Overview:
The RNA shown here (small-subunit ribosomal RNA) has 1437 nucleotides and comes from an uncultured bacterium.
RNA sequence: GAACGAACGCUGGCGGCAUGCCUACACAUGCAAGUCGAGCGAAGGCUUCGGCUUUAGUGGGGCACGGGUGCGUAAACACGUGGGAAUCUGCCCCUGGGUCUGGAAUAACAGUUAGAAAUGACUGCUAAUACCGGAUAAUGACGUAAGUCCCAAGAUUUAUCGCCCAGGGAUGAGCCCGCGUAGGAUAGCUAGUUGGUGGGGUAAAAGGCCUACCAAGGCGACGAUCCUUAGCUGGUCUGAGAGGAUGAUCAGCCACACUGGGUCUGAGACACGGCCCAGACUCCUACGGGAGGCAGCAGUGGGGAAUAUUGGACAAUGGGCGAAAGCCUGAUCCAGCAAUGCCGCGUGAGUGAAGAAGGCCUUCGGGUUGUAAAGCUCUUUUACCCGGGAAGAUAAUGACUGUACCGGGAGAAUAAGCCCCGGCUAACUCCGUGCCAGCAGCCGCGGUAAUACGGAGGGGGCUAGCGUUGUUCGGAAUUACUGGGCGUAAAGCGUACGUAGGCGGUUUUUCAAGUCAGAGGUGAAAGCCCGGGGCUCAACUCCGGAACUGCCUUUGAAACUGGGAGACUUGAACAUGGGAGAGGUGAGUGGAAUUCCGAGUGUAGAGGUGAAAUUCGUAGAUAUUCGGAGGAACACCAGUGGCGAAGGCGGCUCACUGGACCAUUGUUGACGCUGAGGUACGAAAGCGUGGGGAGCAAACAGGAUUAGAUACCCUGGUAGUCCACGCCGUAAACGAUGCAUACUUGGUGUGGGUUCUUCACUGGAUCCGUGCCGGAGCUAACGCGUUAAGUAUGCCGCCUGGGGAGUACGGUCGCAAGGCUGAAACUCAAAGGAAUUGACGGGGGCCCGCACAAGCGGUGGAGCAUGUGGUUUAAUUCGACGCAACGCGAAGAACCUUACCUGGGCUCGAACGGCCGACGACGCCUUCUAGAAAUAGAGGGGUUUCCUUCGGGAACGGCGGUCGAGGUGCUGCAUGGCUGUCGUCAGCUCGUGUCGUGAGAUGUUGGGUUAAGUCCCGCAACGAGCGCAACCCUUGUCCUGUGUUGCUACUCUUCGGAGGCACUCUCAGGAGACCGCCAGCGACAAGCUGGAGGAAGGUGGGGAUGACGUCAAGUCAGCAUGGCCUUUAUGUCCAGGGCUACACACGUGCUACAAUGGGCAGGACUAACCGUUGCCAACCCGCGAGGGGGAGCUAAUCGGAGAAACCUGUUCUCAGUUCGGAUUGCAGGCUGCAACUCGCCUGCAUGAAGCUGGAAUCGCUAGUAAUGGCAGAUCAGCAUGCUGCCGUGAAUACGUUCCCGGGCCUUGUACACACCGCCCGUCACAUCACGAAAGUGGAUUGUACUAGAAGUUCGCAGGCUAACCGCAAGGAGGCAGCGACCCAAGGUAUGAUUCAUGAUUGGGGUGAAGUCGUAACAAGGUAACCAAGCCUGUCGA
Repeated sequence: GAACGAACGCUGGCGGCAUGCCUACACAUGCAAGUCGAGCGAAGGCUUCGGCUUUAGUGGGGCACGGGUGCGUAAACACGUGGGAAUCUGCCCCUGGGUCUGGAAUAACAGUUAGAAAUGACUGCUAAUACCGGAUAAUGACGUAAGUCCCAAGAUUUAUCGCCCAGGGAUGAGCCCGCGUAGGAUAGCUAGUUGGUGGGGUAAAAGGCCUACCAAGGCGACGAUCCUUAGCUGGUCUGAGAGGAUGAUCAGCCACACUGGGUCUGAGACACGGCCCAGACUCCUACGGGAGGCAGCAGUGGGGAAUAUUGGACAAUGGGCGAAAGCCUGAUCCAGCAAUGCCGCGUGAGUGAAGAAGGCCUUCGGGUUGUAAAGCUCUUUUACCCGGGAAGAUAAUGACUGUACCGGGAGAAUAAGCCCCGGCUAACUCCGUGCCAGCAGCCGCGGUAAUACGGAGGGGGCUAGCGUUGUUCGGAAUUACUGGGCGUAAAGCGUACGUAGGCGGUUUUUCAAGUCAGAGGUGAAAGCCCGGGGCUCAACUCCGGAACUGCCUUUGAAACUGGGAGACUUGAACAUGGGAGAGGUGAGUGGAAUUCCGAGUGUAGAGGUGAAAUUCGUAGAUAUUCGGAGGAACACCAGUGGCGAAGGCGGCUCACUGGACCAUUGUUGACGCUGAGGUACGAAAGCGUGGGGAGCAAACAGGAUUAGAUACCCUGGUAGUCCACGCCGUAAACGAUGCAUACUUGGUGUGGGUUCUUCACUGGAUCCGUGCCGGAGCUAACGCGUUAAGUAUGCCGCCUGGGGAGUACGGUCGCAAGGCUGAAACUCAAAGGAAUUGACGGGGGCCCGCACAAGCGGUGGAGCAUGUGGUUUAAUUCGACGCAACGCGAAGAACCUUACCUGGGCUCGAACGGCCGACGACGCCUUCUAGAAAUAGAGGGGUUUCCUUCGGGAACGGCGGUCGAGGUGCUGCAUGGCUGUCGUCAGCUCGUGUCGUGAGAUGUUGGGUUAAGUCCCGCAACGAGCGCAACCCUUGUCCUGUGUUGCUACUCUUCGGAGGCACUCUCAGGAGACCGCCAGCGACAAGCUGGAGGAAGGUGGGGAUGACGUCAAGUCAGCAUGGCCUUUAUGUCCAGGGCUACACACGUGCUACAAUGGGCAGGACUAACCGUUGCCAACCCGCGAGGGGGAGCUAAUCGGAGAAACCUGUUCUCAGUUCGGAUUGCAGGCUGCAACUCGCCUGCAUGAAGCUGGAAUCGCUAGUAAUGGCAGAUCAGCAUGCUGCCGUGAAUACGUUCCCGGGCCUUGUACACACCGCCCGUCACAUCACGAAAGUGGAUUGUACUAGAAGUUCGCAGGCUAACCGCAAGGAGGCAGCGACCCAAGGUAUGAUUCAUGAUUGGGGUGAAGUCGUAACAAGGUAACCAAGCCUGUCGA
């Protein structure tokens, strides 16, 4: 996507044609098979007396058709198809002939009688087309023949209809056979079984169909037997087809009729609406006994997701009976119900922009719904009303039906929903919700901005339907015939030999099975397809054609396959001659080494490890020398060398033996290839029996390691390893590559032969092996590539998502361990391969960095300062949390700040904008009262805006109202902006080209070099961009210019003046450094090393400058901002408090612990910066902080301003000190409205800890560290912090092994949230399905025995008996009864299969963050994995 006998949800106007218990459960009621008086008697009714009519009974034919259902049936000739011979066939058709003559009964009826009923019993009467004799018999049947045997029915006035025999036909039926028709392999089945002979039976027929005897067969891997499921077919659905699925309606066949068995009648039945018996169930009953069978049509109950009316008519078509009229017919034809399906029609058409209202959205401008509506102008299909009115019928007869159809009428009137809108997949926004509620076909959506949930608006699709569910096919080449695969994704058996089977070289001839061609028969109809016709069209239906791809018969052909016959040599094999080899088996033998034993020398250790210990040793080890014993393995040679089918095979010698190779000439003549089953071999471990045992070594013991260490390491050590015999039969048994054959470019090694050339080495040719590299081709890629994974052929094996699971059950093999065969439930949406880019590695290579090392000084210990955590609190506001939070935001919390707490106030509000209303000028200065203040109240002072049409308006103020305001409230995971970090690391990319299926690669890798992806060279790359560098600032040298307030030489005490710009300095502009020069190295390059010159030398020093990106890094509290929340409060004002708390922990600092020092005295030298709300000089007071004072300075002018370390002198003398200064007391100073909580400073007094700091850890490579002071921002005041400045001024770097971080290349990867990754198993808990299990309960079935209803057949001495025979007696025959064989149900016993259940138990799957460890992925920290044994919480070893 298509389909459906469908169901469910929402919705629903009409018509036509179809379809409608998919669930074999039980059924109330009615109907579904009756008919014939022209077969017969009888009775009743009517009669015009002619007769007519009704029927119970007898008799005939029918009831075996029609209708229903699909239980059973899987192989059965059941079905399909095509054949066959040993048959029957009522009614029908044709032909020939016949229909003579007798008899005895019986129902009805009458009477008696049993019973509740159903139903009978006895006696008597009667008819026939009912029944029975006799005759006649052939052209019939039997038989070789002679011969024997077989029939009838009449009715009627006629016509006619019947009856009997025989033959033929038609129709229908029975039987047999070939082929075809589901799944399971966890396979053997069969005694009437297979065949034969004789007989019997089927009064249709062949036949083990039945029986007696004989033989021992028959079926089966081409799937027997058994189990499960199932009616089969034409067809139907799907599909391009091949196929796959299916078997409703219609049609053919079969089977069944409550369940099981049986039988009669009959042409036909073992019979749906017959009978008998048994069983279950239901009903009636007077309890004695009876009745019943909807899987016929309706209908009921039940079941179910689910399927209709207890309708009309025989008018048509057909059926039964009848001579016919006719009767019967739930077959059938119609109607009813149901959108169940298919088809058709409609729900209006045109116009209509103020783009109405309303809705929704909005960037607030508008957009959209939308010509849609309204309005105007039309139409009338359908529905409604009225009227007419067929065909189906042929003379009559119409259920449907006043139906189809036709005409007329009114009026837009009666008529639209469903699903969807994240991608697949056409269609988007708002609101609500907030991992909730929910959605979901797959992927997935939802955790506060959801196009995915719910609603709305809008849109998309289909439309009287639309969705959902279920099922089938398709897509799915995803079982691959058409049309797949197997090195690594699932998949080559461990290997060989070989049976069946499959396949098979060259050539001649023949046959004609396969094959091909022609013809004939058949392949039902319907359906599909094509062409026509009829319903207004279509669906539907009618006619014709084609087709039905098949099967059978027949006639030909002979290329190919096949069968027969013959020939050939190239496939295969054999013979002959050679050489190679760890090929196999057996026997013998050799040396080295380990260990042990004996002896000697010799002395204290040895051994072992990362380090140790267990262990051995003064009873003499280890070491060393000699001698001996014993077992196992064979160094060097030795090699991607050799041999073997694989496993595997290695000292040497001998014996036996297999195979391959080469060469040559002969022989056979296709003898070949593969190979299901089968058989043999088959490493190691293991098992059994018996030996052997040196070394090694599971288990085990001890020592270590460790959190633990049932391990890795060490010391010991038993099975075992070895031999013989017998089992086992598995390995990552691997080339992860089945065997055989042929073909298809090459290069280069190596092993074994032959041959040519050569003196030889060597080289050429050829055959067989064994490797590497590569071409075409193949491959998803990796790769393979004449030893194919290329191109082909033949045969075998195997695969079909992952897990469950190579498990369970069953079978089989094994002594066992276990092997082989080998599922399912359940569960997941993946598992997997190859390659790519990253990231990572207790992988590798190269390189860098105060990364380590070498040094210097710190932190960690003390006291204090400061920040943080924690705790506390009414509040201790908030943020920042590894590096990259913690002297951070904060360049400065007493109030303010301030966001926090307590209390007191305000509500258009503390501030801003617009509008409306009424009022008033506004504004300024100021007093008092209450109060903590905010605030509230009461006053006082002076002053009175602009325009005007004189109504008023404008500005301003408070009041009331409104739109709005405000929020340091939340979300930094909605954001902008800014910032941190990797990192000033050298990287990050692009265009075009090229390579690759692609992701991607190349460039950017490589060789050098650099601080640098800096540069050079090379190169399928060539270029470019952002970064690097440079350009910018500063500093270091020089030149030029500028000279005041700077510098400097004077005059000279008047402290003014005049000169100069050389120097310092200042500010501008230039110069200078570029590996430029030289030498060496390097590749003649880039560059490096050294040198010269130079103030400076190899980016001179410093700064600014921060690529693509990473961290959902930080910040909604700096600012801005979406959304949410709040609005007499989460806003705002005020006072006080808090942010300063304090058991404790951490970070960052300051001061110290002292003599390289402290104190005192004297002396010297900066840079940068700041100053008018300011810096503040001189001078005076105070011990001091400071106060007074007031000059100068808007600054190269004045001031801050004294630099300090340093130098000189002196004192202290190693001590808790003249070190250290915390803490505390008292007294003061300053700022400020205010220093209590809670500032700084000063003086006096006090004088704590601390004597250089554990583990650990930080900074720094030169004007650096260390050390010393100075200034600034913030700031009323407050600096140990921060930002700058200069002074003094070191030590060390061998080097890159290691720690940390980073860059490039490479490698491995099971990681990609990227190792802070991934991930395994036990245990515990919950849950699900499964296995085992003492058993228990069913179902099906086998065997044995028992049982034996009904019934057919057979038998019978006895009983009964109309027809015939007989004069009679009696007989023949029949009936009942009894018996026998067979046999259904039932019973007993014992098996098999299967289902359910079962205390307990076993593993498995799943589950949220549980426990224990860390096994695997990187060298995963002991490489991993496979097989096997043993031990063990798991992992594992």
The RNAcentral record of the sequence draws on ENA. Rfam family: Bacterial small subunit ribosomal RNA.